[in-house]
Predicted 3D model of a 266-nucleotide RNA (Bacterial large signal recognition particle RNA) from an Armatimonadota bacterium.
RNAcentral holds the sequence, with entries from ENA.
Its mean pLDDT, the model's own confidence on a scale to 100, is 80.
Rfam family: Bacterial large signal recognition particle RNA. By type it is a non-coding RNA gene.
It is recorded under the gene name ffs.
Taxonomically the source falls in Armatimonadota (Bacteria, Bacillati).
RNA sequence: UCGUGCUAGACGGGGAACUAGCGGUGCCCUGUACCCGCAAUCCGCUAUAGCGGGGUUGAAUUCCCGCCCGAGGGGUGUCGAACCAAGGGACUGACUGCUCAGCGCAGCGUUGAUGGCCGGGCCCGGCGCAACGGCAACCUCCCGAACCUGGUCAGGGCCGGAAGGCAGCAGCCAUAAGGGUAGGGAACCGCGUGCCGCCGACCGUCCGACCGUAGCCAGCGGGAGCGGUACCGCCGAGGAGAGGCACUUCGACGGCGGGUGCACGA
Numbered sequence: 001u002c003g004u005g006c007u008a009g010a011c012g013g014g015g016a017a018c019u020a021g022c023g024g025u026g027c028c029c030u031g032u033a034c035c036c037g038c039a040a041u042c043c044g045c046u047a048u049a050g051c052g053g054g055g056u057u058g059a060a061u062u063c064c065c066g067c068c069c070g071a072g073g074g075g076u077g078u079c080g081a082a083c084c085a086a087g088g089g090a091c092u093g094a095c096u097g098c099u100c101a102g103c104g105c106a107g108c109g110u111u112g113a114u115g116g117c118c119g120g121g122c123c124c125g126g127c128g129c130a131a132c133g134g135c136a137a138c139c140u141c142c143c144g145a146a147c148c149u150g151g152u153c154a155g156g157g158c159c160g161g162a163a164g165g166c167a168g169c170a171g172c173c174a175u176a177a178g179g180g181u182a183g184g185g186a187a188c189c190g191c192g193u194g195c196c197g198c199c200g201a202c203c204g205u206c207c208g209a210c211c212g213u214a215g216c217c218a219g220c221g222g223g224a225g226c227g228g229u230a231c232c233g234c235c236g237a238g239g240a241g242a243g244g245c246a247c248u249u250c251g252a253c254g255g256c257g258g259g260u261g262c263a264c265g266a
Base pairs, nucleotide, nucleotide: 001266002265003264004263005262006261009057010056011055012030013029014028015027020046021045022044023043024042034054035053036052037051038050063259064258065257066256067255068254072250073249074248075247076246077245078244079243083239084238087235088234091233093232094229095228096227097226098225099224100223103221104220105219107216108215115211116210118208119207120206121205122204124200125199126198127197128196129194130193132190133189134188138184139183140182141180142179143178149174150173151172152171157166158165159164
């Protein structure tokens, strides 16, 4: 060095999570890589850290080690959109109240505005009158008493020799207390009343006459000022947080370099 047989090893690896820890099942990445059984209120183990059974390959393209690259995952820091939100009242915000000015539109005005002056109406206050309502008394009318009211008292009763006299129930008539009904006049009280009267007040409002001559008004839009509200815009302590960036950690696939046994025969 070659051949034969064998052995260690290999027949996927990694991240997060779980776990005292390790590995596996499950999730994710890589990408192709024997089979069967077991396993998340799990399974198997203990630093040589899946277990059990079977199979293939086997000292190198395949096994082992180091470095590089880097899919992907983890950690820390920082920035941080959309979102939630106590609260606020900066805002050429929004909505809203009042005031001012009178720019535009509308309206009124030479058939005379605003203003001045005179008169009157309304409104307002007081008094009166009237109307209406209430009230109890009075007047008119009606009803109204078994006996204890009056009149008349049939019948009957009493007294009397008689003439006659007396009391008197029922009935009838009348009336008292009381009740009723409508009406009456006066009083009192009240009044969501009035084509009413008198006096007053007059800031207002309306109408009319006169003077006088050109503006008036503030509805709408726009402007200015002073407030108010917090549904919305806006601001916003704080919360939560997609994602970005930096550092760090593990690291598949891949690349490069190095290493690796026994027996027999030639």